[in-house]
RNA sequence: GGGGGUAUAGGUCAGUGGUAGAGCUCAUGCUUAGCAGGCAUGAAGUGCUGGGUUCAAUCCCCAGUACCUCCA
Numbered sequence: 001g002g003g004g005g006u007a008u009a010g011g012u013c014a015g016u017g018g019u020a021g022a023g024c025u026c027a028u029g030c031u032u033a034g035c036a037g038g039c040a041u042g043a044a045g046u047g048c049u050g051g052g053u054u055c056a057a058u059c060c061c062c063a064g065u066a067c068c069u070c071c072a
Base pairs, nucleotide, nucleotide: 001071002070003069004068005067006066007065010024012022013021018055026042027041028040029039030038031037048064049063050062051061052060
């Protein structure tokens, strides 16, 4: 220098053109003498950034940024 991939909740990940979900973590309550565990409820996301297409974009297109990987 060139090719490919990834970026979504505090963290690990899923998802699909119709407006985002699960486990873990965290908070509260119940259970316990107490802890752990279990049960219930709840909180938490400008979806990497900026444009474009569309009635509608997390998804499609373009550019950029960071990281991973292959080639030279």

Source information
The RNA shown here (transfer RNA) has 72 nucleotides and comes from Vicugna pacos. The sequence is in RNAcentral, with records from Rfam. Rfam family: tRNA. Rfam classes the family as a transfer RNA. Its family is annotated with triplet codon-amino acid adaptor activity in the Gene Ontology.